[in-house]
Context: one part of a larger RNA
RNA sequence: GCACGUGGGGGAUGCCUCGGCACACGGAGGCGAGGAAGGCCGUGGUAAGCUGCGAGAAGCCAGGGGGAGCGGCACACACGCAAUGAGCCCUGGAUGGCCGAAUGGGGAAACCCGGCGAGGCGCGAGCCUCGUCAUCGCUGGGCGACCAGCGAGGCGAACGCGGGGACCUGAAACAUCUCAGUACCCGCUGGAAGAGAAAUCAACCGAGAUGCCCGGAGUAGCGGCGAGCGAAACGGGCCCGAGCCCAAACCGUCUCCCUCGUGGAGGCGGGGUUGGAGGACCCACGGACGGGUCGCGUGAAGCCAGUCGAAGUCCCCUGGGACGGGGCGCCAGAGACGGUGAGAGCCCGGUAGGCGACGGCGAGGGACGUGAUCUAGUGGAGUUCCUGAGUAGCGCCCGGCACGAGGAGCCGGGCGUGAAGCUGGGGGGACCACCCUCCAAGGCUAAAGACUCCCGUGUGACCGAUAGUGAACGAGUACCGUGAGGGACAGGUGAAAAGCACCCCUGGGCGGGGAGUGAAAGAGAGCCUGAAACCACGUGCCU
Numbered sequence: 001g002c003a004c005g006u007g008g009g010g011g012a013u014g015c016c017u018c019g020g021c022a023c024a025c026g027g028a029g030g031c032g033a034g035g036a037a038g039g040c041c042g043u044g045g046u047a048a049g050c051u052g053c054g055a056g057a058a059g060c061c062a063g064g065g066g067g068a069g070c071g072g073c074a075c076a077c078a079c080g081c082a083a084u085g086a087g088c089c090c091u092g093g094a095u096g097g098c099c100g101a102a103u104g105g106g107g108a109a110a111c112c113c114g115g116c117g118a119g120g121c122g123c124g125a126g127c128c129u130c131g132u133c134a135u136c137g138c139u140g141g142g143c144g145a146c147c148a149g150c151g152a153g154g155c156g157a158a159c160g161c162g163g164g165g166a167c168c169u170g171a172a173a174c175a176u177c178u179c180a181g182u183a184c185c186c187g188c189u190g191g192a193a194g195a196g197a198a199a200u201c202a203a204c205c206g207a208g209a210u211g212c213c214c215g216g217a218g219u220a221g222c223g224g225c226g227a228g229c230g231a232a233a234c235g236g237g238c239c240c241g242a243g244c245c246c247a248a249a250c251c252g253u254c255u256c257c258c259u260c261g262u263g264g265a266g267g268c269g270g271g272g273u274u275g276g277a278g279g280a281c282c283c284a285c286g287g288a289c290g291g292g293u294c295g296c297g298u299g300a301a302g303c304c305a306g307u308c309g310a311a312g313u314c315c316c317c318u319g320g321g322a323c324g325g326g327g328c329g330c331c332a333g334a335g336a337c338g339g340u341g342a343g344a345g346c347c348c349g350g351u352a353g354g355c356g357a358c359g360g361c362g363a364g365g366g367a368c369g370u371g372a373u374c375u376a377g378u379g380g381a382g383u384u385c386c387u388g389a390g391u392a393g394c395g396c397c398c399g400g401c402a403c404g405a406g407g408a409g410c411c412g413g414g415c416g417u418g419a420a421g422c423u424g425g426g427g428g429g430a431c432c433a434c435c436c437u438c439c440a441a442g443g444c445u446a447a448a449g450a451c452u453c454c455c456g457u458g459u460g461a462c463c464g465a466u467a468g469u470g471a472a473c474g475a476g477u478a479c480c481g482u483g484a485g486g487g488a489c490a491g492g493u494g495a496a497a498a499g500c501a502c503c504c505c506u507g508g509g510c511g512g513g514g515a516g517u518g519a520a521a522g523a524g525a526g527c528c529u530g531a532a533a534c535c536a537c538g539u540g541c542c543u
Base pairs, nucleotide, nucleotide: 001541002540003539004538005537006536007535008534014528015492016491019463020462021460022459023458024457025456026455027454028452029451030155031154038099039098040097041054042053043052045077049073050072060093061092062091063090064089065088069081070080071079104113105112106111114133115132116131117130118129119128120127121126135152136151137150138149139148140147141146159190160188161187162186163185164184170177174224200207201206211238212237213236214235215234221229222228243444244443245442246388250270251269252268253267254266255265256264257263258261275422277387278386279385280384281382282380283379284378285377290375291374292373293372294371295370296369297368298367302361303360304359306355307354308353312328313344314327315326316325317324329346330345331335337349338348339347393417394416395415396414397413398412399411400410403429424439425438426437427436428435479486480485499527502514503513504512505511
């Protein structure tokens, strides 16, 4: 030096899973000045951490469930609790220090200092307890300072709408273009949001609010006609089947103003809501069933604890152990799954199928009852009045539309200009005519369509501890950083602690040898299996 063997070392591999990942269905979709989310500090007989809780502090009260043990993780000691029903589970309630929107004032969060009212303590200086005192908005009152009532504020994963709005990149460079109205910032809402009842489409046939999906279609188009971008009608489907309310004319009433009249303005009530035009005004007929909204009463299914629940623990064998093998049975609306000393339909928990609530949620939803209140059209005549104005249109400049200035319509904005008013007005992709179609300049609207911080059930050609969440474990911890921020390592004795009494070596140590437990201790806590590197010893061989 090589080989083999034995051991040390190390923690790969196999097996396992209290964890994670994804999805489906159902639920829930908010919490907060009645002080949230999140924290700080406390709280146990002993108590560092986690959990719970709050000076009434691992808890208090009540109701319900349940039925033998219990004082959380946490296994020891001490001391207690419990059939007068504890612990535990569900529901409701009480308490709930300090900070935090933080809101009496301040402040370097968890601290400091006050006013007012009431009460208490102290000889006194002074101290304590309870209540109350921020700001803004709206409404009402007051001449007013102000007062009263109601509301807001902050947090929250994604989804939504709106206001702003990039770059890298692609174009094989780059500027229009693209990435992309994306990322990001801001505002606001809801359980969904938004859209929505035609000044829409269509094409000379017609459709009849909106949304979403499939197709139409990578079509028509747009495009340094490059890269690339990319419709709509229409057809089918989901879901619905939901449509409405104002302004104005006119009538009534109240208040205010003035140059006082047949004036003007404003509030309230009636009326009215349309495009085959409709309505007001006038005439005639009619004046009901039904429906809407609100108040009160009753209050469902389901959910939030549970509970019943079939059939072998029969014989033999192996074994530490039967759930294995052999034999003989049984149940099944239950042969899902998990556990039990190995692989259990019949051992245990469950499963199929039933049953169940004092209280809470469901929900001030629906239905029913009752009360209040609101709700009408049809025909005709006239052509008097009304039908959304700094609006439409037009000019300049932009933005959005798949459409980049193009023949560029349509929709929206800034500046300027500025109509008609029903014999009116918009649109049909410049523009004109004919034709068709629709009524802008006010508003509301369920369902179908998005998402998942969270709860329940279930599933997986998802992971199995260098994987799967960063985190299976006192993990956003330890640790790093002034800070924003970064961010781990780390699972496994055994069926059961039965966790090695006692003896010996030793330094009263570490470690070990006996003995004992156990199926196994070469399972001894540095604990299942225990690979390799590396180390030691032994044997053999080579030099």